[in-house]
RNA sequence: CGAGCGGCUCAGACGAUCGCUGGAGUGUUCGGUCUUCGGACGGAACGCUCGGGAGGAAAGUCCGGGCUCCACAGGGCAGGAUGCCGGAUAACGUCCGGUGAAGGUGACUUCGAGGAUAGUGCCACAGAAAACGAACCGCCUGGACCGCACCUUCGGGUGUGCCCCAGGUCAGGGUGAAACGGCGGGGUAAGAGCCCACCGCAGCCACGGCAACGUGCGCUGGCUAGGUAAACCCCAUCCGGAGCAAGGCCAAGCAGGAGGCAGGGCGGCCCGUCCAAUGCCUCCGGGUAGGCUGCCAGAGGCCUCGGGCAACCGAGGCCCUAGACGAAUGAUCGUCACGACGCCGGGGGUGACCCCGACGCCGAACAAAACCCGGCUUACGAGCCCUCGUUCC
RNA sequence: GGGUCGAUAGCUCAGUCGGUAGAGCUGCGGAUUUUUAAUCCGUCGGUCCUCGGUUCAAGCCCGAGUCGACCCA
Numbered sequence: 001c002g003a004g005c006g007g008c009u010c011a012g013a014c015g016a017u018c019g020c021u022g023g024a025g026u027g028u029u030c031g032g033u034c035u036u037c038g039g040a041c042g043g044a045a046c047g048c049u050c051g052g053g054a055g056g057a058a059a060g061u062c063c064g065g066g067c068u069c070c071a072c073a074g075g076g077c078a079g080g081a082u083g084c085c086g087g088a089u090a091a092c093g094u095c096c097g098g099u100g101a102a103g104g105u106g107a108c109u110u111c112g113a114g115g116a117u118a119g120u121g122c123c124a125c126a127g128a129a130a131a132c133g134a135a136c137c138g139c140c141u142g143g144a145c146c147g148c149a150c151c152u153u154c155g156g157g158u159g160u161g162c163c164c165c166a167g168g169u170c171a172g173g174g175u176g177a178a179a180c181g182g183c184g185g186g187g188u189a190a191g192a193g194c195c196c197a198c199c200g201c202a203g204c205c206a207c208g209g210c211a212a213c214g215u216g217c218g219c220u221g222g223c224u225a226g227g228u229a230a231a232c233c234c235c236a237u238c239c240g241g242a243g244c245a246a247g248g249c250c251a252a253g254c255a256g257g258a259g260g261c262a263g264g265g266c267g268g269c270c271c272g273u274c275c276a277a278u279g280c281c282u283c284c285g286g287g288u289a290g291g292c293u294g295c296c297a298g299a300g301g302c303c304u305c306g307g308g309c310a311a312c313c314g315a316g317g318c319c320c321u322a323g324a325c326g327a328a329u330g331a332u333c334g335u336c337a338c339g340a341c342g343c344c345g346g347g348g349g350u351g352a353c354c355c356c357g358a359c360g361c362c363g364a365a366c367a368a369a370a371c372c373c374g375g376c377u378u379a380c381g382a383g384c385c386c387u388c389g390u391u392c393c
Numbered sequence: 394g395g396g397u398c399g400a401u402a403g404c405u406c407a408g409u410c411g412g413u414a415g416a417g418c419u420g421c422g423g424a425u426u427u428u429u430a431a432u433c434c435g436u437c438g439g440u441c442c443u444c445g446g447u448u449c450a451a452g453c454c455c456g457a458g459u460c461g462a463c464c465c466a
Base pairs, nucleotide, nucleotide: 001389002388003387004386006385007384008383009382010381012336013335014334015333016332017331018330020053021052023050024049025048026047027046028045029044030043032041033040034039055366059377060376062375063374064373065372066371067243068242069241070240074271075270076269077268079239080238081237082236083235084098085097086096087095088094099113100111101110102109103108114234115233119232120231121228122227123226136173137172138169139168140167141166142165143164146161147160148159149158150157151156181199182198184196185195186194200223201221202220203219204218205216206215207214208213247293248292249291250290256284257283258282259281260280261279262278263275264274265273300319301318302317303316304315305314306313307312338363339362341360342359344357345356346355347354348353394465395464396463397462398461399460400459403418404417405416406415412449420436421435422434423433424432442458443457444456445455446454
């Protein structure tokens, strides 16, 4: 310099001026409630002071949990999710470590990776056949008819060929995404795990490992067992439903009517249980578009020590760090820092070019909380570490 | 903020248990008619929203993204 791989860090800094938002304190004005008439309590508007004010993804809402209500969420069926092994965790489809398979020279990466020997289904076209076992061409055997050649004791016999019939055969051809172990030898009428050696496969055993699994000229089978489960399904494990517009409290306001069911909570069904004596459901119509709470001290953050390969866990210390709802966290200017370009000056080099400094101009990504947290995924700027190649010292 | 669903021809929609993507209307050409409409015949037209995966093979199955619609107090 080029190409690449995983991880970590930051998300420009400082100052001035003008704003926005909520908190604490305080001032002025206004009205409210109570009153023992001294006052007390709480509120609104406008000011002042102090300190706080987005993210690594706040996003998508794809998973999991907390929290709230439905019964302190109970049993079964149905349904859904996950899927090598072990661990972490509040939990997970996440993470960590390992096994196996695959890829890369390497840093390293990828895997929905249980079961096809529980059963069922499917495998278009092509092809003989896509899995109850199968013969299109080819090869081989036997038979009948016809023809040819040879022999003949003239009765026939032998050999061979076309076609037909009956059978054997999966070694070869061809089809396909995929063809019923591979290759070599023996064997056979021709062939074939039919037999044998090597390789591959399955099961059992032994050893190692918590396990997945690995190793074994150990034993057996003897070639059986095609693919597909992100097809139905089987096995194992897990899952009740809804969501802060949940839910609770206060204030204001209104008008009921029609139909249906005897039950409703229980948003798939049954059981069970609880509630009710009048309740529930649907539709039409009427009223309100207000306030408080939930609502930010939490599976919280940082540092040190200890355990563990790690994810993570434990102990101690320090810190408090947004809570808005027509939805705040911004704008302008200046200085400095970073990068690209232009131009000038100085230095190095034979040179291409490189380094330093000044000036001008431009640029700086993706994107913004909405109950909270752990993940995943997606979007995105810069720097550092790491790997390989080339050149130079 | 939370939840549910959809995207296939110019338009409106089908597409089963994965196997060469269809229908109606529209457009174009022809016939009929003096001409037009109607009718009849023929025909063109597809990034199955995008990307990736499973599979021999994906509109369909699975994941991620984009756009759109509806519901709640």
This is a predicted complex of two RNAs, RNase P RNA and transfer RNA, with 466 nucleotides together. Rfam match: Bacterial RNase P class A. The family's RNA type in Rfam is ribozyme.